The prediction has a mean pLDDT of 81.
A computed fold for a 73-nucleotide RNA from Dactylosporangium sp. CA-150755, annotated as transfer RNA.
Rfam family: tRNA. Gene Ontology term of the family: triplet codon-amino acid adaptor activity. The family's RNA type in Rfam is transfer RNA.

RNA sequence: GCCCUUGUAGCUCAGUGGAGAGAGCGCCCCGCUACGAACGGGGAGGCCGGAGGUUCAAAUCCUUCCAGGGGUA
Numbered sequence: 001g002c003c004c005u006u007g008u009a010g011c012u013c014a015g016u017g018g019a020g021a022g023a024g025c026g027c028c029c030c031g032c033u034a035c036g037a038a039c040g041g042g043g044a045g046g047c048c049g050g051a052g053g054u055u056c057a058a059a060u061c062c063u064u065c066c067a068g069g070g071g072u073a
Base pairs, nucleotide, nucleotide: 001072002071003070004069005068006067007066010025011024012023013022018056027043028042029041030040031039049065050064051063052062053061
């Protein structure tokens, strides 16, 4: 340099065109308890790596850039 792949919540990930973006863990509050843990209930937190394009509609498709990983003379 070229090719492939990943980028979604604090962390690990799901969602691969259809209309309120989810789960587990973590965090906060309440219940339970002598106090905790566990367990039960509730809540906050992300507009999906950036920009542009296609579409009635994009996290999802296309282009480019950025960042991580892998392959290759």